Background
A computed fold for a 552-nucleotide part of an RNA from a groundwater metagenome, annotated as large-subunit ribosomal RNA, domain I. RNAcentral holds the full RNA, with entries from SILVA. Rfam family: Bacterial large subunit ribosomal RNA. Gene Ontology terms of the family: ribosome and structural constituent of ribosome.
[in-house]
Context: one part of a larger RNA
RNA sequence: GGCGCUCGGUGGAUGCCUUGGCGAUGAGAGGCGAUGAAGGGCGUGGACAGCUGCGAAAAGCUCCGGGGAGCCGCUAACAGGCUACGAUCCGGGGAUACCCGAAUGGGACAACCCACCUCGAGGGAAACCUCUUGGUAUCCGUCACUGAAUUCAUAGGUGGCGAGAGGCAAACGCAGGGAAGUGAAACAUCUCAGUACCUGCUGGAAAAGAGAUCAAUAGAGAUUCCCCUAGUAGCGGCGAGCGAACGGGGACGAGCCUAAACCGGACUUCGCAAGAAGGCCGGGGUCGUGGGGCUCUCGACAUGGAACCUACAAACCGAUUGGAAGAGGCUUGGAACGGCCCGCCAUAGAAGGUGACAGCCCUGUAGAAGAAGGGGAGUAGGUCCUAGGGAGUACCCGAGUACCGCAGGACACGUGCAAUCCGGCGGGAAUCUGCGAGGACCAUCUCGCAAGGCUAAAUACUACUCAUCGACCGAUAGUGAACAAGUACCGUGAGGGAAAGGUGAAAAGAACCCCGAGAGGGGAGUGAAAUAGCACCUGAAACCGAGUGCCU
Numbered sequence: 001g002g003c004g005c006u007c008g009g010u011g012g013a014u015g016c017c018u019u020g021g022c023g024a025u026g027a028g029a030g031g032c033g034a035u036g037a038a039g040g041g042c043g044u045g046g047a048c049a050g051c052u053g054c055g056a057a058a059a060g061c062u063c064c065g066g067g068g069a070g071c072c073g074c075u076a077a078c079a080g081g082c083u084a085c086g087a088u089c090c091g092g093g094g095a096u097a098c099c100c101g102a103a104u105g106g107g108a109c110a111a112c113c114c115a116c117c118u119c120g121a122g123g124g125a126a127a128c129c130u131c132u133u134g135g136u137a138u139c140c141g142u143c144a145c146u147g148a149a150u151u152c153a154u155a156g157g158u159g160g161c162g163a164g165a166g167g168c169a170a171a172c173g174c175a176g177g178g179a180a181g182u183g184a185a186a187c188a189u190c191u192c193a194g195u196a197c198c199u200g201c202u203g204g205a206a207a208a209g210a211g212a213u214c215a216a217u218a219g220a221g222a223u224u225c226c227c228c229u230a231g232u233a234g235c236g237g238c239g240a241g242c243g244a245a246c247g248g249g250g251a252c253g254a255g256c257c258u259a260a261a262c263c264g265g266a267c268u269u270c271g272c273a274a275g276a277a278g279g280c281c282g283g284g285g286u287c288g289u290g291g292g293g294c295u296c297u298c299g300a301c302a303u304g305g306a307a308c309c310u311a312c313a314a315a316c317c318g319a320u321u322g323g324a325a326g327a328g329g330c331u332u333g334g335a336a337c338g339g340c341c342c343g344c345c346a347u348a349g350a351a352g353g354u355g356a357c358a359g360c361c362c363u364g365u366a367g368a369a370g371a372a373g374g375g376g377a378g379u380a381g382g383u384c385c386u387a388g389g390g391a392g393u394a395c396c397c398g399a400g401u402a403c404c405g406c407a408g409g410a411c412a413c414g415u416g417c418a419a420u421c422c423g424g425c426g427g428g429a430a431u432c433u434g435c436g437a438g439g440a441c442c443a444u445c446u447c448g449c450a451a452g453g454c455u456a457a458a459u460a461c462u463a464c465u466c467a468u469c470g471a472c473c474g475a476u477a478g479u480g481a482a483c484a485a486g487u488a489c490c491g492u493g494a495g496g497g498a499a500a501g502g503u504g505a506a507a508a509g510a511a512c513c514c515c516g517a518g519a520g521g522g523g524a525g526u527g528a529a530a531u532a533g534c535a536c537c538u539g540a541a542a543c544c545g546a547g548u549g550c551c552u
Base pairs, nucleotide, nucleotide: 001551002550003549004548005547006546007545008544009543015537016502017501020473021472022470023469024468025467026466027465028464029462030461031168032167039100040099041098042055043054044053046078050074051073061094062093063092064091065090066089070082071081072080105114106113107112115136116135117134120131121130122129123128138165139164140162141161142160143159144158145157146156172203173201174200175199176198177197183190187237213220214219224251225250226249227248228247234242235241255454256453257452258398262283263282264281265280267278268277269276270275288432290397291396292395293393294392295391296390297389298388304385305384306383308382309381310380311379312378316374317373320369321368326342328341329340330339331338343360344359345349351363352362353361403427404426405425406424408422409421410420413439434449435448436447437446438445489496490495509536512523513522514521515520
């Protein structure tokens, strides 16, 4: 020096564990904000670095309800207190709530600086100073005053009033804009895709919606969503690809209000007046077997309905309450929840904890009860809506609209024979003997009534709350984060972004002695165990030693 064995050191794999995650189901909730949010800064404890709570009334104040013996958060000790005159704690109402932040008196490099008006207090001889209360942004609405060019007027200005707006928020929604990587084995039409992304706005859902719809000689009857039709018909450098509808089956189910004709009213403008015009308010009216108006006439004067408002109200949620049955004997053990023996409960043998595996030890569980408050099936009241026939008349039935041309966009449909829908530029109708559609166009036939509006449910989503579940993870996994984690740290910044869990049943966390300056160790002691000693469960390998055997 090598090889082997034994014993260690180092190291932190593995096993076991779980306070944290991941996914899902069912309910709830679906918003917060000028009565100042979300999010922060700075404070706040007897002593306090961090987290949590709170706000100069600062781990808190007050009231109501619950609860019943301990309490002063994480957090031990010290100091000092509170509590049966009911604390701590739990549910609910209220008070306080610094500064920044929409931030809103003005400004600013957020958490700072500087004002004015005003209630009040103090000081000063006074000017004035200090403290303090409430207010002073913009826009909108409304009311009042004022008021140019310009006579009246208007614009403008000033002030009062308004729980008006503003900002934040995960996804879902609608709308305005709108790519590229990619695919086409290159690439330009095309595709990716109306996707990503930007912006605006809404709601608990949103959007759509009550036929100028489909269909085809038979009929259907608003919209939305699902399954099929069907990868069909089609579209397509007929490439890559894109991709319906009719019809059928389900979920749900609901229909309404206006404009106009006509009648009435107050008002404004023009006008000497008669009157004309205009918008406004009320009645009327709302449809496609066309309907309505007006005039005449016949007949009725009842019945249904509601999605609106108000009040009450069941289920349900709810601090919480109570909730069966072994401290049984023997035995092993540090400990019984184990083994053996003997009992008991069960609408409860879900689960967790307790010194090992507990229906009967504890918390619970099944089943039951429940304040305030929430909730709202429904009930009541109000309010609103709701009927005809015949004859005549030809007054009305949504206009820069429909439609056409040009150039675009959307439709599964790329200009195509291209209907249909939308808006840009130009042209530009008709009123029922009317108009539109049925995939160019025309005829016949059929269907419908555009150019105003509203409308639950079935559908989408989950930041948040509750309950439950998992052939989900188990600390290099599972969230980035089981720990002071979006922390430490990095970056001017946008932004990037960790590592890090486990003594023991209980600290019983090793008094005392010895070596040592200490660190550390040896005894003693605790404990079932200390090779469980806080660098703590188990403790693999690499790596480093000590002892010993053999070989050289």